Transfer RNA from an Ardenticatenales bacterium, 72 nucleotides, folded computationally. Its Rfam family is "tRNA". The family's RNA type in Rfam is transfer RNA. Its mean pLDDT, the model's own confidence on a scale to 100, is 83.
[in-house]
């Protein structure tokens, strides 16, 4: 320097054009003499940044950033 794949909540991951879902984790209550566990419920992310394309964009295109991997 070229090539490829990845950035989505604190953390692991869905969601592949049509109003972003889930586990854990935090809260909060039940339960227990008490904690943990379980069982109930709450509240968090507009998607790494920017621009296109479209009626509509995590998604499709093009720049930038990052992290990995491969080549040289």
């Nucleotide at each position: 320097g070229c090539c490829g794949g990845c950035g989505u909540a604190g953390c692991u991951u869905a969601a592949u054009g049509g109003c972003a879902a889930a586990g854990c984790a935090a809260c909060c209550g039940c339960c227990u003499u008490g904690u943990a566990a379980g069982c109930g419920g709450u509240a968090g992310a507009g998607u790494g940044g920017g621009a296109g394309u479209u009626c509509g964009a995590c998604u499709c295109u093009c720049c930038c950033c990052g992290c990995c991997g491969g080549c040289u």
Lineage of the source: Bacteria > Bacillati > Chloroflexota > Ardenticatenia > Ardenticatenales.